[in-house]
RNA sequence: UUUCCGAUCAGGCAAAACCGCUGAAAAGCGGUGACGCAAAGCUAAAGGGGCUAACGCAUGGACAGCGCUAUUGCCAGCCAGUUGCCGGU
Numbered sequence: 001u002u003u004c005c006g007a008u009c010a011g012g013c014a015a016a017a018c019c020g021c022u023g024a025a026a027a028g029c030g031g032u033g034a035c036g037c038a039a040a041g042c043u044a045a046a047g048g049g050g051c052u053a054a055c056g057c058a059u060g061g062a063c064a065g066c067g068c069u070a071u072u073g074c075c076a077g078c079c080a081g082u083u084g085c086c087g088g089u
Stems, first nucleotide, its partner, number of pairs: 004088003012037002017032006035077001041082003047079002049075003056068002059065001
C1' cells in the first nucleotide's frame, strides 16, 4: 500500500417519541432520547428508486374540494457513486 474480516480497544453517528423553531407539505435544524449503524461521512447539478404538491395545469360559480405535475421542494438511515478511522489479516 492492497485485499478481506471484525466491532474487543480508541473515537464516532443517532431511529421512533416528546419539546422548541422553520416550511404549504414532505422534511430540516436545536434539545432530550437510543431503534439501530463499520461508512448512519460526503454527493440529490444530470444513475435508479421513494416522499411531498405550495406555484402551475385541469375540473368547478369559487381563493372550496378532488385530480395531475418537481430538468423549482425533500429523502444519502433505499440502492448507487466517492473518500475514509480503529483492531486483525